[in-house]
Molecule: RNase P RNA; transfer RNA
Organism: Anaerolineales bacterium
RNA sequence: CAGGCUGGCUGAGUGGUCGCGGCUCUGCUGGCCAGAGUCGAGGAAAGUCCGCACUCCGAAGAGCACUUUGCCGGGUAACUCCCGGGGCGGGGCAACCUGCCGGAUCGGGCCACAGAGACAUACCGCCGGAUUCCGGUAAGGGUGAAAAGGUGGUGUAAGAGACCACCGGCGUCCUCAGCAAUGAGGGCGGCCAGGCAACCCCCAAAGGGAGCAAGGCCAAGCAGGGACAAGAGACUGCUCGUCUCACUGCCCUAGAGAUAGGGCAAAAGUCCCGGGUAGGCUGCACGAGCUGUGUGGAGACAUGCAGCCCAGAUAGAUGAUCACUCAGGCGGUUACGACCGCUGGACAGAAUGCGGCUUAUAGGCUGGCCUGUGGG
RNA sequence: GGGCGCGUAGCUCAGCUGGUUAGAGCGCACGGUUCACAUCCGUGAGGUCGAGGGUUCGAGUCCCCCCGCGCCCACCA
Numbered sequence: 001c002a003g004g005c006u007g008g009c010u011g012a013g014u015g016g017u018c019g020c021g022g023c024u025c026u027g028c029u030g031g032c033c034a035g036a037g038u039c040g041a042g043g044a045a046a047g048u049c050c051g052c053a054c055u056c057c058g059a060a061g062a063g064c065a066c067u068u069u070g071c072c073g074g075g076u077a078a079c080u081c082c083c084g085g086g087g088c089g090g091g092g093c094a095a096c097c098u099g100c101c102g103g104a105u106c107g108g109g110c111c112a113c114a115g116a117g118a119c120a121u122a123c124c125g126c127c128g129g130a131u132u133c134c135g136g137u138a139a140g141g142g143u144g145a146a147a148a149g150g151u152g153g154u155g156u157a158a159g160a161g162a163c164c165a166c167c168g169g170c171g172u173c174c175u176c177a178g179c180a181a182u183g184a185g186g187g188c189g190g191c192c193a194g195g196c197a198a199c200c201c202c203c204a205a206a207g208g209g210a211g212c213a214a215g216g217c218c219a220a221g222c223a224g225g226g227a228c229a230a231g232a233g234a235c236u237g238c239u240c241g242u243c244u245c246a247c248u249g250c251c252c253u254a255g256a257g258a259u260a261g262g263g264c265a266a267a268a269g270u271c272c273c274g275g276g277u278a279g280g281c282u283g284c285a286c287g288a289g290c291u292g293u294g295u296g297g298a299g300a301c302a303u304g305c306a307g308c309c310c311a312g313a314u315a316g317a318u319g320a321u322c323a324c325u326c327a328g329g330c331g332g333u334u335a336c337g338a339c340c341g342c343u344g345g346a347c348a349g350a351a352u353g354c355g356g357c358u359u360a361u362a363g364g365c366u367g368g369c370c371u372g373u374g375g376g
Numbered sequence: 377g378g379g380c381g382c383g384u385a386g387c388u389c390a391g392c393u394g395g396u397u398a399g400a401g402c403g404c405a406c407g408g409u410u411c412a413c414a415u416c417c418g419u420g421a422g423g424u425c426g427a428g429g430g431u432u433c434g435a436g437u438c439c440c441c442c443c444g445c446g447c448c449c450a451c452c453a
Base pairs, nucleotide, nucleotide: 001372002371003370004369005368006367007366008365009364010363012325013324014323015322016321017320018319020040021039022038023037024036025035026034027033042347046358047357049356050355051354052353053352054211055210056209057208061240062239063238064237066207067206068205069204070203071085072084073083074082075081086101087100088099089098090097091096102202103201107200108199109196110195111194123141124140125137126136127135128134129133149167150166151165152164153163154162168192169191170189171188172187173186174185175184176183177182215282216281217280218279224273225272226271227270228269231245232244233243234242248265249264250263251262252261253260254259275452276451277450289308290307291306292305293304294303295302296301326344328343329342330341331340332339333338377449378448379447380446381445382444383443386402387401388400389399395433404420405419406418407417408416426442428440429439430438
């Protein structure tokens, strides 16, 4: 210098004028009417995929069902998130990017087609006997995504972990390192036929449900009707448990009576059909808050000190315009100092709040690392 | 703002409990039947299974994420 990988910040600024919304103060005709001051969208506000705060259901009790997570250690209010490690893969020369992670020895199920055979078998081949066949074999060939671990030997009729040596994988024991997942080494064992659990399942851990349109208060207004009913309700479903509401009255028939059968009506509650209002206040912003800095920690983060208050709308505000400055880009000129004109662009707007994940993103500044080339 | 579903041929839908041929009806094209049309019969064409990534030998189907479309969520008695 060129190409690439990865992280952080920013994503216009200042002033004036006019126009909006909140809060505070003042005035006054007390009306959001006027004036003054001050504040006023994001890194994702998005998707609604997770976790929680908060609210309600008078058991928010137990069990089952159901759902979620799954290597180790740490962080956090918590999490399926983040940090640091371990192991098995994939891409790249590399920096780096990326997928997965309990169990296949509890049990079941699947592995199409091809192929002789996919929890098993013998097509071709080899050997032996006999010749349309029988027996042995699983080394070689073929099929396939996958077919009894590899090399060399012993042995054999021919072969084969049948046996032996070494190697690989697996199991187990010991030593060392590490908190651990694991790694390295050594001993023993022929144990050597799998894969799939993002198939059912087993194991461990976790989970009550719904959600600010939650919920609380006020005002206004109409029109109720039907069904179920000895039960109904308590916010996923079932069972148990506990609690609340209701458990009433009349009539007929049989009967000495107790009682039995039947009918009608009423209550709580649920469901269905219909009607009315779609108004106002609150929840509503001081937070697991932000900024700067010290200490500890590889880091996520924790903690001390100092400072700051930073939208709360409800058809939904935060805009328009002028001037200057500044960054980049494009075009022109140039005496190479610079000047002139155009352009303010990307993804994109709060609606209870916060911690994450995921998705979209023009441009500018900057840190670290890799490769190549050249120079000192 | 929150909650719940759907997407397959031109249209309406099956398939989704993984097997390598992706189906049915209507519509369309051609041929036959008819004086002609309709009807009827036969044959055929037509498919990014909403887009992408992953698991697997294999994905319309299982997992992750994105896009588009639709529905629901107030109070009183």